[in-house]
């Protein structure tokens, strides 16, 4: 160059084949406890890499393009 795959909260991952964005840690706030640590409750936290399209409706389709893997050459 070329073909496949990933890209979702801070960090690792879901999300039923188009129909309400979630969980587990971490933070942060509390109980508990002499204190730390471990454990228990909690609410918060998102431009679903970008920008376009299609659709009544997109994390999901479809175009290009960023970024990162693998494999060919």
């Nucleotide at each position: 160059g070329g073909g496949c795959c990933a890209u979702u909260a801070g960090c690792u991952c879901a999300a039923u084949u188009g129909g309400c964005a979630g969980a587990g840690c971490a933070a942060c706030g509390g109980a508990c406890u002499c204190u730390u640590a471990a454990u228990c409750c909690g609410g918060a936290g998102g431009u679903u890499g970008a920008a376009g399209g299609u659709u009544c409706g997109a994390c999901u389709c479809c175009u290009u393009c960023a970024u990162g893997g693998c494999c060919c050459a």
The RNA shown here (transfer RNA) has 73 nucleotides and comes from a Desulfohalobiaceae bacterium. The organism belongs to Desulfohalobiaceae, within Bacteria. It was read from a public genome assembly. The prediction has a mean pLDDT of 81.